[in-house]
Molecule: c-di-GMP-I riboswitch aptamer
Organism: Pectinatus haikarae
């Protein structure tokens, strides 16, 4: 001087909810706020969930509503996997 492990401290992010704005919606952004997080940093690649549209089967009905499946659309990485990257100080 460097690496690894452990501990401590510091810094980091910010759920629900509220307000404002955007959006048809899911949701996003900003401010407040902290439930939590060692990747709660980045990435929609696979699955899941949610939104909307179309088609479709069912039920009630005859305005339509609820719901099943499929396709497409968008959203979610703080749902789970995959990929990329990754703090400081002290002992």
């Nucleotide at each position: 001087a460097g690496a690894u492990a452990u501990u401590a401290u510091g810094g980091g992010c910010a759920a629900a909810c509220u307000u404002a704005u955007u959006g048809a919606a899911a949701a996003a952004u900003a401010a407040g706020g902290a439930c939590g997080c060692a990747a709660a940093g980045c990435u929609a690649u696979g699955g899941g969930u949610c939104u909307g549209u179309g088609c479709u089967g069912a039920u009630a009905a005859a305005a339509u509503a609820u719901u099943u499946g499929c396709a497409c659309u968008g959203a979610u990485c703080g749902c789970c996997a995959g990929g990329c990257u990754g703090c400081a100080u002290a002992a």